[in-house]
Context: one part of a larger RNA
RNA sequence: GGCGCACGGUGGAUGCCUAGGCAUACAGAGGCGAAGAAGGACGCGGUAAGCUGCGAAAAGCUGUGGGUAGGCGCAAACGGCCUUUGAUCCACAGGUGUCCGAAUGGGGAAACCCUUUAAGUCCGCAAGGACGGCGAACCUCGUGAACUGAAACAUCUAAGUAGCGAGAGGAAUAUAGACCAAUAGGAAUUCCCUAAGUAGCGGCGAGCGAACGGGGAUGAGCCCAAACCAGAGGAGUUUCGGCUUCUCUGGGGUUGUAGGGCGGGCAUAAUGGAUCCAUGAACGAGACCGGAGGACCGUUGGAAAGCGGCGCCAAAGAGGGUGACAGCCCCGUACGGGAAUCGAGAGUGGCCAGGCCCUGUCCCUGAGUACCGCGGGACCGGAGAAAUCCUGCGGGAAUCCGCCAGCACCAUCUGGCAAGGCUAAAUACUACUGUAUGACCGAUAGUGUACCAGUACCGUGAGGGAAAGGUGAAAAGCACCCUGGACAAGGGAGUGAAAUAGACCCUGAAACCGUGCGCCU
Numbered sequence: 001g002g003c004g005c006a007c008g009g010u011g012g013a014u015g016c017c018u019a020g021g022c023a024u025a026c027a028g029a030g031g032c033g034a035a036g037a038a039g040g041a042c043g044c045g046g047u048a049a050g051c052u053g054c055g056a057a058a059a060g061c062u063g064u065g066g067g068u069a070g071g072c073g074c075a076a077a078c079g080g081c082c083u084u085u086g087a088u089c090c091a092c093a094g095g096u097g098u099c100c101g102a103a104u105g106g107g108g109a110a111a112c113c114c115u116u117u118a119a120g121u122c123c124g125c126a127a128g129g130a131c132g133g134c135g136a137a138c139c140u141c142g143u144g145a146a147c148u149g150a151a152a153c154a155u156c157u158a159a160g161u162a163g164c165g166a167g168a169g170g171a172a173u174a175u176a177g178a179c180c181a182a183u184a185g186g187a188a189u190u191c192c193c194u195a196a197g198u199a200g201c202g203g204c205g206a207g208c209g210a211a212c213g214g215g216g217a218u219g220a221g222c223c224c225a226a227a228c229c230a231g232a233g234g235a236g237u238u239u240c241g242g243c244u245u246c247u248c249u250g251g252g253g254u255u256g257u258a259g260g261g262c263g264g265g266c267a268u269a270a271u272g273g274a275u276c277c278a279u280g281a282a283c284g285a286g287a288c289c290g291g292a293g294g295a296c297c298g299u300u301g302g303a304a305a306g307c308g309g310c311g312c313c314a315a316a317g318a319g320g321g322u323g324a325c326a327g328c329c330c331c332g333u334a335c336g337g338g339a340a341u342c343g344a345g346a347g348u349g350g351c352c353a354g355g356c357c358c359u360g361u362c363c364c365u366g367a368g369u370a371c372c373g374c375g376g377g378a379c380c381g382g383a384g385a386a387a388u389c390c391u392g393c394g395g396g397a398a399u400c401c402g403c404c405a406g407c408a409c410c411a412u413c414u415g416g417c418a419a420g421g422c423u424a425a426a427u428a429c430u431a432c433u434g435u436a437u438g439a440c441c442g443a444u445a446g447u448g449u450a451c452c453a454g455u456a457c458c459g460u461g462a463g464g465g466a467a468a469g470g471u472g473a474a475a476a477g478c479a480c481c482c483u484g485g486a487c488a489a490g491g492g493a494g495u496g497a498a499a500u501a502g503a504c505c506c507u508g509a510a511a512c513c514g515u516g517c518g519c520c521u
Stems, first nucleotide, its partner, number of pairs: 001520009015506001016470002020441002022438007029430002031134002039100003042055003046078002050074002061094006070082003105114003115118001120131004138169001139167005149156001153203001179186002190217005200208002221422003224366001228251010256400001258365004262360001263358004271353003276350004283343003288337003294310001296309004311328002313317001319331003371395008381407001402417005457464002477505001480492004
């Protein structure tokens, strides 16, 4: 030195565990903010660095309700207090709430400085009101890439995606036929299944990709403008009788088998209501309350819930805890109950809306609109034979004997009535709250974070971004003695079931390092 065996050291794999994650379902909630948010700075404790809580009334103040013997957070200790006159704690309501921050008196290098009563914009005569900023996704609108694919690349694709901007809501958008259809009919919109990878589009490449119809979810329809009537006001004109015209308000009216106005007749109280006001039932949430049954006997053990024996409850044998595995020990569970408060909105009242018939064909029925040309864009449709929809420029109608559409265009036929507006539900999403579940993870996994993590640390900055869990049933966390320079470390002693469980603490693999013995060189 090698090999072997044994015993250690080191190391932290593995096993077991879970305080944390992940996912889904259902329900709730879907906002907060000038009454100052989100997020912070600085403070507040007897001693107080951090976290948590709170705000100069500062780990807290008041009220109401609950609850019961302990309490003064994590978190020990010393020192001191509170509490059956009901504390701590829980729920709800209120009070307080420094400074910065939209930050809003002015300034500013946020948490400060200087004035002294207050920013700006919009609506309104004024009084007064609104707005601003933050927030995960979902939504609408505007703007709008490239990588990539086409095995290169330019049309095309990626994709109207990502990004950016504006705005809204608990949803948003859309929505009540100038629709589809085809000789039969349907009947707003939205969403799902299908039709269908069909019809089509396409350097007919890559690829893109409908609709009709059918089946479901849901279900709801309305209001203006105008004609006409009345009132008020302005202007023009006047022979002062008026006439013309404009504006505002009220009535009227709302459609395509055309409807309405005007004229005539009948009815006038049944009905409806999604807005608003008041009241407010059921029901739901709700601190919390009730809630059966072995503290049985024996036995092993440190410990019984194990094993043996004998019982009991069960609308409760979900689950968790307790010194090992407990229906009956504890918390709970099934099943019931529940104040304030919140939600919910049935019903009722107010309030609002609201009729039918006949007739004439005089009046009305959304204009720089429809449509056309040019240039773009949207549709399944890449300009094509290209309808339909949007519109930057130019041109520019008709008025019910009217107008639009049915994929160039024309005719017939059929369907509809544009150029004003509103509208629940079915649908999308989940930052947040609750409950439940898992052929989800179990500390190199699962969130980046089970632990004081968006921390330490890195970067000028935008930004990047860790590692790190486990004594024991209980601290019973080793009194006392000895060795020692030592408050280190160790040896005894003691605790404990165990100390090779001693805090560098469960288990304790391998690499690696030793010690002893054997064999070999």
A computed fold for a 521-nucleotide part of an RNA from a wastewater metagenome, annotated as large-subunit ribosomal RNA, domain I. The prediction has a mean pLDDT of 85. The RNAcentral record of the full RNA draws on SILVA.